[in-house]
RNA sequence: GAUGAUCGCGGGCGCCGCAAGGUGUCCGAGGAAAGUCCGAGCUCCAUCGGGUAGACUGCCAGGUAACGCCUGGGCGCCGCAAGGCGACGGACAGGGCCACAGAAAAUAGACCGCCCGGAGGUCCGGCAGAGAUGCCGGGACGAAGGGUAAGGGUGAAACGGUGGGGUAAGAGCCCACCGCGUCACUGGCAACAGUGACGGCACGGUAACCCCCAGUCGGAGCAAGGCCAAAUAGGCGGCGAGGUGUGACCCACACCGAUCAGUGAAGAGCCGCGGGUAGGCUGCUAGAGGUGGCCGGCGACGGCCAUCCCAGACAGAUGAUCAUCUCCCCUGCUGCGGGAAACAGAACUCGGCUUA
Numbered sequence: 001g002a003u004g005a006u007c008g009c010g011g012g013c014g015c016c017g018c019a020a021g022g023u024g025u026c027c028g029a030g031g032a033a034a035g036u037c038c039g040a041g042c043u044c045c046a047u048c049g050g051g052u053a054g055a056c057u058g059c060c061a062g063g064u065a066a067c068g069c070c071u072g073g074g075c076g077c078c079g080c081a082a083g084g085c086g087a088c089g090g091a092c093a094g095g096g097c098c099a100c101a102g103a104a105a106a107u108a109g110a111c112c113g114c115c116c117g118g119a120g121g122u123c124c125g126g127c128a129g130a131g132a133u134g135c136c137g138g139g140a141c142g143a144a145g146g147g148u149a150a151g152g153g154u155g156a157a158a159c160g161g162u163g164g165g166g167u168a169a170g171a172g173c174c175c176a177c178c179g180c181g182u183c184a185c186u187g188g189c190a191a192c193a194g195u196g197a198c199g200g201c202a203c204g205g206u207a208a209c210c211c212c213c214a215g216u217c218g219g220a221g222c223a224a225g226g227c228c229a230a231a232u233a234g235g236c237g238g239c240g241a242g243g244u245g246u247g248a249c250c251c252a253c254a255c256c257g258a259u260c261a262g263u264g265a266a267g268a269g270c271c272g273c274g275g276g277u278a279g280g281c282u283g284c285u286a287g288a289g290g291u292g293g294c295c296g297g298c299g300a301c302g303g304c305c306a307u308c309c310c311a312g313a314c315a316g317a318u319g320a321u322c323a324u325c326u327c328c329c330c331u332g333c334u335g336c337g338g339g340a341a342a343c344a345g346a347a348c349u350c351g352g353c354u355u356a
Stems, first nucleotide, its partner, number of pairs: 001325007009028008030343001034354002037352005042221004047252001049251004054217005059073005074088001075086004089212002094210002096206003111152002113148004120141001122139007160178006179201001180199008225282004235273005242256004260264001289308008328339003
């Protein structure tokens, strides 16, 4: 967990009974009932008019009542693989940010290094000279100045990568391949993938930062609503000329009111105080329903046929006992025997997601 029996609990239907109730029979928590995160059915407000703000989604194609869900595919990342994850439109519309470190963080830049350079003195040798010193040759050290962004360093990230040529040393400076950009062709419904040509060889990242683009969106909710019975105080105060009509704002439209009189009356609507009621019935379970079969589809799913009714409680039901059986575990196997059986309880309903 299942079946049967006995007692007990809630509901439906039938019968008996004025009623209370009795009796027979049938049914009686989930795969998540949890969270209340999405989407709806349904109810009410309604002007089922437009807009702004705001919120949500974000590759393509499908499924669905719909969705932020599901299926298939593409791209990216992780994994040996099976598979898994994705907040997956735009960075040349604009703005913001990239700490520290580092020379430098986006039309950046020279710390170490490499190359050119050779001021200046110094060492050795030779020659001349009486000597001071002068001339010639060679070596080491080396200032100013200039070139460089390949090597090293810093960093999450350094203004394409690897290899070769070239250069004083270097650099897309040149070349090959990759990468990037533009165009064309092929395949695919598409996202995309592949091939080819040409090319200056390049102005980083970040949008779960603001933002731009595309699409979607009235609000509140079963404590929504409807009906019956009962009770009370249709009481009191204030503001009042403009208000009310679907969360906020605007427009439109509609409706209500003021605009009278002379110090009085009325006044739409708004705000506040106070009183009564909290009872009963309904909504409340036949559904975008379950199950089985066939057909279509890669699949989500759809169509057809058949069959079934599977809780409707309201301080809120399903428990106890006995017997048998089953899954799992212990035992090498078997038998005997033993153990254990999780998370967890509807409250209008359904499709998802998430969590245990």

Predicted 3D model of a 356-nucleotide RNA (Bacterial RNase P class A) from a soil metagenome. It matches the Rfam family "Bacterial RNase P class A". It is annotated as a ribozyme. Rfam links the family to the GO terms dimeric ribonuclease P complex, ribonuclease P activity and tRNA processing.